[in-house]
Context: one part of a larger RNA
RNA sequence: AGCAAGCAAUGGAUGCCUUGGCUGUUUGAGCCGAUGAAGGACGUUGCCGUCAGCGAAAAGCGCCGGGGAAGUGACAAGCAACUUGUGAUCCGGCGGUGUCCGAAUGGGGAAACCCGGCCGUGGUAGCACGGCUGCAUCCCGCAGCUGCGGGAUGGGGGUACCAUCCGAACUGAAACAUCUCAGUAGGAUGAGGAAAAGAAAGCGAAUGCGAUUCCGUUAGUAGCGGCGAGCGAAAGCGGAUUAGCCCAAACCCCGCAGUUGUGGGGGGUUGCAGGGUUCCAACGUGGGAUUGUGGUGGUUAGCAGAAGUCUCCGGAAUGAGACGCCAAAGAAGGUGAAAGCCCUGUACGCGAAAACCAAAGCAACUCUAGGAAUACCUAAGUACCACGGAAAACGCAGUUUUUGUGGGAAGCUGGUCGAACCAUCGACCAAGGCUAAAUACUCAAACAGACCGAUAGUGAACCAGUACCGUGAGGGAAAGGUGAAAAGUCCCCGUAAAAGGGUGUGAAAUAGAACCUGAAAUUGCUUGCUA
Numbered sequence: 001a002g003c004a005a006g007c008a009a010u011g012g013a014u015g016c017c018u019u020g021g022c023u024g025u026u027u028g029a030g031c032c033g034a035u036g037a038a039g040g041a042c043g044u045u046g047c048c049g050u051c052a053g054c055g056a057a058a059a060g061c062g063c064c065g066g067g068g069a070a071g072u073g074a075c076a077a078g079c080a081a082c083u084u085g086u087g088a089u090c091c092g093g094c095g096g097u098g099u100c101c102g103a104a105u106g107g108g109g110a111a112a113c114c115c116g117g118c119c120g121u122g123g124u125a126g127c128a129c130g131g132c133u134g135c136a137u138c139c140c141g142c143a144g145c146u147g148c149g150g151g152a153u154g155g156g157g158g159u160a161c162c163a164u165c166c167g168a169a170c171u172g173a174a175a176c177a178u179c180u181c182a183g184u185a186g187g188a189u190g191a192g193g194a195a196a197a198g199a200a201a202g203c204g205a206a207u208g209c210g211a212u213u214c215c216g217u218u219a220g221u222a223g224c225g226g227c228g229a230g231c232g233a234a235a236g237c238g239g240a241u242u243a244g245c246c247c248a249a250a251c252c253c254c255g256c257a258g259u260u261g262u263g264g265g266g267g268g269u270u271g272c273a274g275g276g277u278u279c280c281a282a283c284g285u286g287g288g289a290u291u292g293u294g295g296u297g298g299u300u301a302g303c304a305g306a307a308g309u310c311u312c313c314g315g316a317a318u319g320a321g322a323c324g325c326c327a328a329a330g331a332a333g334g335u336g337a338a339a340g341c342c343c344u345g346u347a348c349g350c351g352a353a354a355a356c357c358a359a360a361g362c363a364a365c366u367c368u369a370g371g372a373a374u375a376c377c378u379a380a381g382u383a384c385c386a387c388g389g390a391a392a393a394c395g396c397a398g399u400u401u402u403u404g405u406g407g408g409a410a411g412c413u414g415g416u417c418g419a420a421c422c423a424u425c426g427a428c429c430a431a432g433g434c435u436a437a438a439u440a441c442u443c444a445a446a447c448a449g450a451c452c453g454a455u456a457g458u459g460a461a462c463c464a465g466u467a468c469c470g471u472g473a474g475g476g477a478a479a480g481g482u483g484a485a486a487a488g489u490c491c492c493c494g495u496a497a498a499a500g501g502g503u504g505u506g507a508a509a510u511a512g513a514a515c516c517u518g519a520a521a522u523u524g525c526u527u528g529c530u531a
Stems, first nucleotide, its partner, number of pairs: 001530009015516001016481002020452002022449009031157002039101003042055003046079002049075003061095006070083003106115003116133007135154008161192001162190005172179001176226001202209002213240005223231002244434003251266006271412001273378003276374005286367003290364004297357004302350002308323005324341002326330001332344003384407009414429005468475002488515001491502003
């Protein structure tokens, strides 16, 4: 020096664990904001700080309930001072207070700061306290002129879900341009607890169906397509859920105006056409999504809740042995090892002063029918056409819907549609509006998992959207485990301080906080072998 073994060191793999995640099921909830939100800044406890709470009334104040013995939040022990059976701490409901910034709204501003005005109260005064003071739109009043006074509404936020508007590219086509990715990503506006859609000018060929939405199927079919890549229905059928209504017009009445009208009330609302008007006949039965009342029931605290002992091993019994018991409860978690009977619970039951949700019922309001004649009404720059675009699975050949430009009807003896177009036959009634549920998403609670177990699972099990990086938009970590219990080593030796050695605790200290287990690379020492 090499090799090997042993013992150590380093290191933190592995095993075991789980406070945290992920996914789903069921039930429930779903907007907040000028009465100042969301989100923050700064403060606030007797005692440095951080987190959660709270707001100068500041770990809290009042009232009403629950609860029943300790309490003054956590890290985090200790000291001090207090509270509490006159019921504290704690839990729930309703209130009060709520600095400053923030739509931020008196003006300004480099957010959490600076500077005002008016009115009131107190004060001799300096001043203190309280209130008001932004903009836009609409309405009312006053005033002839750009206003004044009063009232209402808006403004901003919200993970995802929704509607409308705008709208890519990489990519695929084995290149690429139509096409695709995709009306996706992204942006803007707006709304709600859902949104949107919605009561046929529908579907499409049946002996038809009968608003919309969602799911399954139809079906990768019919089709579209540089007929390439690819894109891709609908009717029907099976389910979920079901709900239908209101206006404009004709005609009548009233007000104003005074050639045409306009405002209000009645009337009326559809396609086997319906309504109006005139005449005839009749005098009722059901419904409602509106308002109020009502309050079975539910939500927001809780209550009660059966049954085990002995011996042994052990640090410890939930283990073993023995003999029992409960069970509408043998779900689960905890307890010094593995507990139906130790604790919290579980099953079966019970419970609310207050606030909220809410069924039935009741009241109000409101809706709901025939026949004959007549030809008054039934939504116009609309339907439709041409050209150009878009949406529909459909990329122009064509259809439907929609729209920019131009043209431009009929009016019930009317009109639209049935995939070029025409006829026949059939379906329907546009050019006004509203509409619950089934659906989407998020959150909460309970429960579940051939989901993860600390390089996994959320980026985040730990004070994480933190530290840190970046001018900024933005990017974005690492980091869990002593022990049953701190019993966390009094004291002695030693050191500058650590380290370390005794002693003590503990079942264990090679469990000593750099703390469960403690692999490998790597390092040291000892021993053996080889030269």
This is a predicted structure of a 531-nucleotide part of an RNA (large-subunit ribosomal RNA, domain I) from Candidatus Shapirobacteria bacterium CG10_big_fil_rev_8_21_14_0_10_48_15. The RNAcentral record of the full RNA draws on ENA and SILVA. It matches the Rfam family "Bacterial large subunit ribosomal RNA". Its family is annotated with structural constituent of ribosome and ribosome in the Gene Ontology.